[in-house]
RNA sequence: UGAGUCGACUGGGCGGCCGCGCCACCUUCGGGUGGCGAGGAAAGUCGGGGCUCCACAGGGCAGGGUGCUCGCGAAACGUGAGUCGCGGUGACGCGCAGGACAGUGCCACAGAGAACAGACCGCCGAUGGCCCGGGCAACCGGGAACAGGUAAGGGUGAAACGGUGCGGUAAGAGCGCACCAGCGCCACGGGCGACCGGGGCGGCUUGGUAAACCCCACCCGGAGCAAGAUCAAACACGGAAUAUCCGCGGCCCGCGGGUCUUUCGAGACAGUUCCGAGGUAGAUCGCUCAGAUGGAUGGCCGCCCACCCUCUUCGGAGGUGGACAGAACCCCGCUUACAGGUCGACUCAUCAU
Numbered sequence: 001u002g003a004g005u006c007g008a009c010u011g012g013g014c015g016g017c018c019g020c021g022c023c024a025c026c027u028u029c030g031g032g033u034g035g036c037g038a039g040g041a042a043a044g045u046c047g048g049g050g051c052u053c054c055a056c057a058g059g060g061c062a063g064g065g066u067g068c069u070c071g072c073g074a075a076a077c078g079u080g081a082g083u084c085g086c087g088g089u090g091a092c093g094c095g096c097a098g099g100a101c102a103g104u105g106c107c108a109c110a111g112a113g114a115a116c117a118g119a120c121c122g123c124c125g126a127u128g129g130c131c132c133g134g135g136c137a138a139c140c141g142g143g144a145a146c147a148g149g150u151a152a153g154g155g156u157g158a159a160a161c162g163g164u165g166c167g168g169u170a171a172g173a174g175c176g177c178a179c180c181a182g183c184g185c186c187a188c189g190g191g192c193g194a195c196c197g198g199g200g201c202g203g204c205u206u207g208g209u210a211a212a213c214c215c216c217a218c219c220c221g222g223a224g225c226a227a228g229a230u231c232a233a234a235c236a237c238g239g240a241a242u243a244u245c246c247g248c249g250g251c252c253c254g255c256g257g258g259u260c261u262u263u264c265g266a267g268a269c270a271g272u273u274c275c276g277a278g279g280u281a282g283a284u285c286g287c288u289c290a291g292a293u294g295g296a297u298g299g300c301c302g303c304c305c306a307c308c309c310u311c312u313u314c315g316g317a318g319g320u321g322g323a324c325a326g327a328a329c330c331c332c333g334c335u336u337a338c339a340g341g342u343c344g345a346c347u348c349a350u351c352a353u
Base pairs, nucleotide, nucleotide: 001349002348003347004346005345006344007343008342009341010340012304013303014302015301016300017299018298020037021036022035023034024033025032026031039324043335044334046333047332048331049330050329051224052223053222054221058253059252060251061250063220064219065218066217067216068082069081070080071079072078083097084095085094086093087092098215099214103213104212105209106208107207120154121153122150123149124148127147128146130143131142132141133140134139162180163179164178165177166176167175181205183202184201185200186199188197189196190195228285229284230283231282237276238275239274240273241272242271245257246256247255258269259268260267261266305322308319309318310317311316
């Protein structure tokens, strides 16, 4: 100097005139004076709580959420630090990060074969068989590759049932061995822990996917300010079903379930559900240092400030132009949007000293 990574802040200021909402005081009731008056995200409505109402004798299912460790926190799918994995030269970034040996699925196409699989091209063909030559015979030599053997070499694929080397074999193969990787077991060291490190022994070796269903562990009543409280207004009925019903949002067990009449069969009412039809729906609170309720912060002017462009006699002049965007019960998070400007730490590259 350039390119990057992470974190934080700001995102207009002053004055005048007119206009708007709320509060307080005054008022000749016309109004006057004073004070206050949108955000870092107010957005999305994703998460957690306060608050309100309903339910809760008990038990369970369904449903939902979380998922490495240790802290912070009321909690959170929050947050800090770390561990592990992946990406990056790096600063750093991302992670739906328990379990694939409980079970069931899926892995297209290609390929012989995709989980205890498999022979397309190959290699062997010692042994059994075939052909040729020699030989009385036993047998010897040769040939091809039928049976058979093989999975080391090649091919297919994102991935092929450990890797390299040596031995061994008819040719091969952890078949054996050495060194690795992985897995299992044992003890040791470091760490609160997740984990990390090295050592010994061993069978030789046991894909992926759970952001598929699922399993495991832990947690969770429901609904929501259009919650709810109070006052006012209106209230009309007709029909059907119903103890196989009714009683928190769903389901099951369990528990509880009224009044009158009765010819003792039941009927009527209540409760619950559905269909048709009619009437009423106003106000106050909830509501808060802004507190509206068709929903207030606006418009104009001047100066300054910031960015960019042009000119410049280097004093400055002119022009453009200042992002995302507006509270609605409150609080804590997450996610998304953002012109311009400022600051800090770190990484890489190049150059100079």

Bacterial RNase P class A from an Acidimicrobiaceae bacterium, 353 nucleotides, folded computationally. It was read from a public genome assembly, where an Rfam model found it. Model confidence (mean pLDDT): 77 of 100.